[in-house]
Context: one part of a larger RNA
RNA sequence: AGCGCAUGGUGGAUACCUUGGCGCCAGCAGCCGAAGAAGGACGUAAUAAACUGCGAAAAGCCGCGGGUAGGCGUUAUACCCUAACAUCCGCGGGUAUCCGAAUGGGGCAACCCCGCUGGAGUAAUGUCCAGUGAUCGGCAGAUGAAUACAUAGUCUGCACGAAGGCAAGUCCGGGAACUGAAACAUCUUAGUACCGGGAAGAAAAUAAAACAAAUCAGUGAUUCCCCUAGUAGCGGCGAGUGAACGGGGAACAGCCCAAACCAUUGCAACGCAAGUUGCAGUGGGGUAGCGGGACUCUUGUCGAGAUGGGAUGACGUUAGCUGAAGUUACCUGAAAAGGUGCACCAUAGACGGUGACAGUCCGGUAAGCGAAAACGUCUGAACCUCAUGAGUAUCCCAAGUAAUACGGGGCACGUGAAACCCUGUAUGAAUCUGCCGGGACCAUCCGGUAAGGCUAAAUACUGACUGGCGACCGAUAGCGAACAAGUACUGCGAAGGAAAGGUGAAAAGAACCCCGGUGAGGGGAGUGAAAUAGAACAUGAAACCAUGUGCUU
Numbered sequence: 001a002g003c004g005c006a007u008g009g010u011g012g013a014u015a016c017c018u019u020g021g022c023g024c025c026a027g028c029a030g031c032c033g034a035a036g037a038a039g040g041a042c043g044u045a046a047u048a049a050a051c052u053g054c055g056a057a058a059a060g061c062c063g064c065g066g067g068u069a070g071g072c073g074u075u076a077u078a079c080c081c082u083a084a085c086a087u088c089c090g091c092g093g094g095u096a097u098c099c100g101a102a103u104g105g106g107g108c109a110a111c112c113c114c115g116c117u118g119g120a121g122u123a124a125u126g127u128c129c130a131g132u133g134a135u136c137g138g139c140a141g142a143u144g145a146a147u148a149c150a151u152a153g154u155c156u157g158c159a160c161g162a163a164g165g166c167a168a169g170u171c172c173g174g175g176a177a178c179u180g181a182a183a184c185a186u187c188u189u190a191g192u193a194c195c196g197g198g199a200a201g202a203a204a205a206u207a208a209a210a211c212a213a214a215u216c217a218g219u220g221a222u223u224c225c226c227c228u229a230g231u232a233g234c235g236g237c238g239a240g241u242g243a244a245c246g247g248g249g250a251a252c253a254g255c256c257c258a259a260a261c262c263a264u265u266g267c268a269a270c271g272c273a274a275g276u277u278g279c280a281g282u283g284g285g286g287u288a289g290c291g292g293g294a295c296u297c298u299u300g301u302c303g304a305g306a307u308g309g310g311a312u313g314a315c316g317u318u319a320g321c322u323g324a325a326g327u328u329a330c331c332u333g334a335a336a337a338g339g340u341g342c343a344c345c346a347u348a349g350a351c352g353g354u355g356a357c358a359g360u361c362c363g364g365u366a367a368g369c370g371a372a373a374a375c376g377u378c379u380g381a382a383c384c385u386c387a388u389g390a391g392u393a394u395c396c397c398a399a400g401u402a403a404u405a406c407g408g409g410g411c412a413c414g415u416g417a418a419a420c421c422c423u424g425u426a427u428g429a430a431u432c433u434g435c436c437g438g439g440a441c442c443a444u445c446c447g448g449u450a451a452g453g454c455u456a457a458a459u460a461c462u463g464a465c466u467g468g469c470g471a472c473c474g475a476u477a478g479c480g481a482a483c484a485a486g487u488a489c490u491g492c493g494a495a496g497g498a499a500a501g502g503u504g505a506a507a508a509g510a511a512c513c514c515c516g517g518u519g520a521g522g523g524g525a526g527u528g529a530a531a532u533a534g535a536a537c538a539u540g541a542a543a544c545c546a547u548g549u550g551c552u553u
Stems, first nucleotide, its partner, number of pairs: 001552009016502002020473002022470006029462002031165002039099003042055003046077001050074002061093006070081002104113003114133007135162003138158006170198005180187001184236001210219002223250005233241002254454003261284010289432001291397004295391003303386003308383001313378006320369003326342001327358001328341004343360002345349001351363003403427008413439001434449005489496002509537001512524004
């Protein structure tokens, strides 16, 4: 020096564990905000920081209820509080600095400066406290130009509204490209991503100018699911794309206006006046496809009503409570829940904990019970709304609309034989003997009644809350985050973004002695089942480093 063996060091793999994640299911909830939100800054304890809570009334104040022996958050120590019932839990209230839509003005967010009213203080000013002061819209009132009436404008008042935030799902307005077509342009990706706007717990859609059928019928608002069907179609007939009718289910619910006509208010015109007409508004009336309504007669008070309205009652949510049966003998052990034997409960043998594996030890579990206060769901009384038949002369039945042409878009449908829906440009009807549709178009037949509006449920989603489950992970895994994690740190910024779990059953966390710098570290002693469990703490692999020893050279 090499190789081997043994014993250590270093290191933190491995097996074990789980406070945390991931996924799914069910329930619940589905908005918050100028009465100042979401989110923050700064404070706040006897205490240096951090987290949590809270707000100058600051780990908290008051009331009501629950609950029962300890409490003073994580967190020791000290001081205190507590059967005159604390801490804790629930409901209601009070306080709630500064920033932030931020709103008195300004501003480099958490800062600076001011007016008015009232108050405190001062000899007085400075100072301090409470309140108030943004903009736009709406409503009301006053004032009032060019310009006579008027209008615009201006001013004042009003707790009347708006603004900002929010995971996904929703509707509307805009709207890609990579990609695929084995290139690429129509096409596809895709009306996707993304941007903007609106709203509600859902949103949207919705009460036939619908389908269907073919000269015979039938269905009867919307939405969602399963089939129809990867079919019929569309398609550089390429890549691809892709229905409906009909059938089966979920859930079911229908209504209000415009107009004709009547009445009335204001203004205008005409008129001596009564009044008439027109325009604008208000009330009644009226709402349909066996066409309906107005209109002229006539009938009726019994019933019906999704939404509105909420008396009453029931149930539930937000704290909780009761809750069976071995601490039985022996054995092992530090420890019994293990083993052996003998018992018991069970509408409870879910689960978790307890010094190893517990139905009978603890918390619970099955089952049952409970609310002063706040809230939710259902129920639905008054109220409110609707409601007969006959006649047919006249009147009404939604206009720059329907439709047509051109240009586009949407429909599964790429202009095609291209209907249907939307509309940029240009034209431009009819009022029931009317008008639209049934996939060019025409006839017959059939269906419907556009150009106003509302409408629960079945449907979508899950940031939050509650419960449950897993041939899901187990600390390089599982969320980025099991730990003061969106932290430390990086970046001017948008943004990027970690590492880091385990003493022991219990701190019993090593009194005392010794070496040492009143060290670090160690040796004794002591605790403990174990200290090679000693806090750099469970297991403790390998690389790597030593010590001892054997063999070889």
This is a predicted structure of a 553-nucleotide part of an RNA (large-subunit ribosomal RNA, domain I) from a soil metagenome. Its Rfam family is "Bacterial large subunit ribosomal RNA".